[in-house]
RNA sequence: GCCAUCUUAGCUCAGUUGGUAGAGCGGUUCACUCGUAAUGAACAGGUCGCCAGUUCAAGUCUGGUAGAUGGCUCCA
Numbered sequence: 001g002c003c004a005u006c007u008u009a010g011c012u013c014a015g016u017u018g019g020u021a022g023a024g025c026g027g028u029u030c031a032c033u034c035g036u037a038a039u040g041a042a043c044a045g046g047u048c049g050c051c052a053g054u055u056c057a058a059g060u061c062u063g064g065u066a067g068a069u070g071g072c073u074c075c076a
Stems, first nucleotide, its partner, number of pairs: 001072007010025004019056001027043005049065005
């Protein structure tokens, strides 16, 4: 330098045919307990990497760009 894949909640990851973004774990509060753990209930937590485009409507389609991972190539 080239190619491919990935980027979504604090972490690990889903997300169908484009139609109001979810799970598990974690966090907070409450219940239970002498207390803790466990368990149960509720709540909070998201510019869907970024910038544009298409569309009535984009996490999803298109272009650009940044980062991560892997592969290839050149020089030494």

Record summary
Transfer RNA from a Bacteroidota bacterium, 76 nucleotides, folded computationally. Its Rfam family is "tRNA". About the family: Transfer RNA (tRNA) molecules are approximately 80 nucleotides in length. It is annotated as a transfer RNA.